[in-house]
Two RNAs folded together computationally: RNase P RNA and transfer RNA, 416 nucleotides in total. Model confidence (mean pLDDT): 81 of 100. Rfam match: Bacterial RNase P class A. Rfam classes the family as a ribozyme. About the family: Ribonuclease P (RNase P) is a ubiquitous endoribonuclease, found in archaea, bacteria and eukarya as well as chloroplasts and mitochondria. Gene Ontology terms of the family: tRNA processing, dimeric ribonuclease P complex and ribonuclease P activity.
RNA sequence: GCAGAAGGUCGGGUGGUCGCCCCGAGGCAGCUCGGGGAGGAAAGUCCGGGCUCCACAGGGCAGCGAUGCCGGAUAACAUCCGGGCGGGGUGACCCGACGGAAAGUGGCACAGAAAACACACAGCUGGGAUCCCCAGCAACGAUGAAAAGGUGGCGGUAAGAGCCCACCGGCGGCGUGGAGACACGCCGGCCUGCUAAACCCCAUCGGGAGCAAGACUCAGCAGGAGGGGAUGACGCGGCCCGCCGACCCUCCGGGUAGAGUCGCUGGAAGUCGUGAGUAAUCACGGCUCGAGAGAGAUGACCACACAAAGACAGAACCCGGCUUACAGACCUUCUGCGCCU
RNA sequence: GCCGACGUGGCUCAGUGGUAGAGCAGCUCACUCGUAAUGAGCAGGUCCGCGGUUCGAAUCCGCGCGUCGGCUCCA
Numbered sequence: 001g002c003a004g005a006a007g008g009u010c011g012g013g014u015g016g017u018c019g020c021c022c023c024g025a026g027g028c029a030g031c032u033c034g035g036g037g038a039g040g041a042a043a044g045u046c047c048g049g050g051c052u053c054c055a056c057a058g059g060g061c062a063g064c065g066a067u068g069c070c071g072g073a074u075a076a077c078a079u080c081c082g083g084g085c086g087g088g089g090u091g092a093c094c095c096g097a098c099g100g101a102a103a104g105u106g107g108c109a110c111a112g113a114a115a116a117c118a119c120a121c122a123g124c125u126g127g128g129a130u131c132c133c134c135a136g137c138a139a140c141g142a143u144g145a146a147a148a149g150g151u152g153g154c155g156g157u158a159a160g161a162g163c164c165c166a167c168c169g170g171c172g173g174c175g176u177g178g179a180g181a182c183a184c185g186c187c188g189g190c191c192u193g194c195u196a197a198a199c200c201c202c203a204u205c206g207g208g209a210g211c212a213a214g215a216c217u218c219a220g221c222a223g224g225a226g227g228g229g230a231u232g233a234c235g236c237g238g239c240c241c242g243c244c245g246a247c248c249c250u251c252c253g254g255g256u257a258g259a260g261u262c263g264c265u266g267g268a269a270g271u272c273g274u275g276a277g278u279a280a281u282c283a284c285g286g287c288u289c290g291a292g293a294g295a296g297a298u299g300a301c302c303a304c305a306c307a308a309a310g311a312c313a314g315a316a317c318c319c320g321g322c323u324u325a326c327a328g329a330c331c332u333u334c335u336g337c338g339c340c341u
Numbered sequence: 342g343c344c345g346a347c348g349u350g351g352c353u354c355a356g357u358g359g360u361a362g363a364g365c366a367g368c369u370c371a372c373u374c375g376u377a378a379u380g381a382g383c384a385g386g387u388c389c390g391c392g393g394u395u396c397g398a399a400u401c402c403g404c405g406c407g408u409c410g411g412c413u414c415c416a
Stems, first nucleotide, its partner, number of pairs: 001337010013304006020037007039312001043323002046321005051210004058241004064206005069083005084098001085096004099201002104199002106195003121141001123137006149168005155163001169191002171188007214262004223252006235243002254415002269288008342412007351365004359396001367383005389405005
């Protein structure tokens, strides 16, 4: 210098004018003054929690859903950190829905002899026999995505075959190391297809609904019909038990156009330092307060510097994650190649 | 805002691991003086997109996009 890998920060600044929402102070009021006002994803609503109501959230099941190598972090998780194993890359490094197919059931189209308790089309070998029959075989051929472990053997045989031997792979047993996943070594021819993002089995976890949850106050009105219900409705997802204890469902009709308040933002919060830990993270101490509407605010214009102001995108109960979208700018560490010293 | 369902020819739908189909619509031919109806034939598909599992995906799984539906007060 070129090409890359990993991690992180920002994604606009200053000033002025006119506006919008909220809070505080002042004023009888019009209003005045001061302060605050979107994001890294506010998004998708895909996971996990807080909170609220339903039993205080209960028990069982054959039911349903989720997770799935090991250890740790955490309020919890499908997240994160460290490790193992497998795969990719020359490398920095990256990727992995990564339990069980040797529990059971199912599926494997077409082709092919056969798609899994094996079987035998062509073929090989022996015998009878002469173009057929009997017996043995599964190496070689053909089919297929996949063919009953793989490669080699002047080992073996009538021909062959883990039948035997060496190496490789798998499985089982034993030993050693490790907290564990697992690794290494020895022994045993034990050799068993693929599929669990098919049913299923094993282990662990899970009650439901959701701020349009829910609570309080006020205004106005008109109830009627049918059905179910103390032989227990509605409510706890499916069933049973258990709990509660008087209403519930459908249709027609009426009132109000939603009236106000709370929930509503100070929290598993942010940031700085010290300590523990490989790390995720945790503990302690200091500092800060940073939107809270209810048809829903956060904008527009001008000037300045700069090469230029231009990406994706707009909070609606809150928090931790994941995923997806994203113009451009910058920082740190590392790798490969080439050149120079 | 929250919850749920769906996406297959132009339209309405079926197909739930093994060659993508039906009805209507379209085109051509026949019948008719002509049209409709009827009969025969033909064409038309990135199965919403991307990725994964599998030998094989419209179908199973994940992510995204789009469409539709339900839930707002009192008695």